[in-house]
This is a predicted structure of a 352-nucleotide part of an RNA (large-subunit ribosomal RNA, domain IV) from a bioreactor metagenome. The RNAcentral record of the full RNA draws on SILVA. Its Rfam family is "Bacterial large subunit ribosomal RNA". For this family Rfam cites "The comparative RNA web (CRW) site: an online database of comparative sequence and structure information for ribosomal, intron, and other RNAs" (Cannone et al., BMC Bioinformatics, 2002).
Context: one part of a larger RNA
RNA sequence: CCCUGGUUAAGGAACUCUGCAAACUAGCACCGUAUCUUCGGUAUAAGGUGUGCCUACUAUUGUAUAGAGAUUUACUCUCGAAAGCGAUAGAGGUUGCAACAAAGAGUCCCUCCCGACUGUUUACCAAAAACACAGCACUUUGCUAACACGUAAGUGGAUGUAUAAGGUGUGACGCCUGCCCGGUGCUCGAAGGUUAACUGAUGAUGUCAGCGUAAGCGAAGCAUUUGAUUGAAGCCCGAGUAAACGGCGGCCGUAACUAUAACGGUCCUAAGGUAGCGAAAUUCCUUGUCGGUUAAAUACCGACCUGCAUGAAUGGCGUAACGAGAUGGGAGCUGUCUCAACCAGGGAUCCA
Repeated sequence: CCCUGGUUAAGGAACUCUGCAAACUAGCACCGUAUCUUCGGUAUAAGGUGUGCCUACUAUUGUAUAGAGAUUUACUCUCGAAAGCGAUAGAGGUUGCAACAAAGAGUCCCUCCCGACUGUUUACCAAAAACACAGCACUUUGCUAACACGUAAGUGGAUGUAUAAGGUGUGACGCCUGCCCGGUGCUCGAAGGUUAACUGAUGAUGUCAGCGUAAGCGAAGCAUUUGAUUGAAGCCCGAGUAAACGGCGGCCGUAACUAUAACGGUCCUAAGGUAGCGAAAUUCCUUGUCGGUUAAAUACCGACCUGCAUGAAUGGCGUAACGAGAUGGGAGCUGUCUCAACCAGGGAUCCA
């Protein structure tokens, strides 16, 4: 010097990103217990008091026999001491610094965010607000079910049958869940348009009998090519559907102070954000403004609304209980600190 422990005057978070770490608290019995609440809880809330040992003391009580009585004469029933061994409560006494004397053994309260909860997770840097969850909703599936595995046979689903099974989203509970079907998707529809294989009308070209003085024309056949006609789903088309994917405006004017605009005009859209909440786990400007907390606060809590860029199962807003979750404040407590000191054990290094 490092590590692990122990003690510390006065102060008591002044330390620090943060009370990180440490300290305080702690058992049992009794008293007492706010707010909120889903009436179960919160709650060991909080906050107090007691606690050892001795006694020939008092009360209550557990445990039995002697004895007495009764009759149905029994290993019967009823009453029931003294004495002994305990239990509980009290009274008196007594030792110590201290009596749950050691060990073991909750710190507590208030506000707010997130997630309802118990649970699960990155084996070896993340335990969470992430995942799951009961509940809710949509959707598929009529049984040889949908769906999944497999080339197939077959198997799971299920020895189940729509109060069942699969998929998707949301995530207890309470109050709710607005408008838009133009785009994309899905479902239904079938008149018309387009459209594959198939079919192969017609035309063209090559070849070659024949015709022609020649130039050339050229049947049938065989080839090459053209592609009329027939032709389903799909797409175009019509409708429905948002707890399907998703989306949810701008400009100008206006009230008898000013300001603001219930009101009016106009453009665009499929429709222009409703109820709620809001500088938020979302707010750039921003340390917004006001109030509270502090001597002093970019923090925190309560409001305001000018929402850069909130918003309703991509759920919105509340919410008791719960949380090794995040933030802020308070009480107690302390070597975290003012500001260090000493002690014990272990280790490194140096010296002998």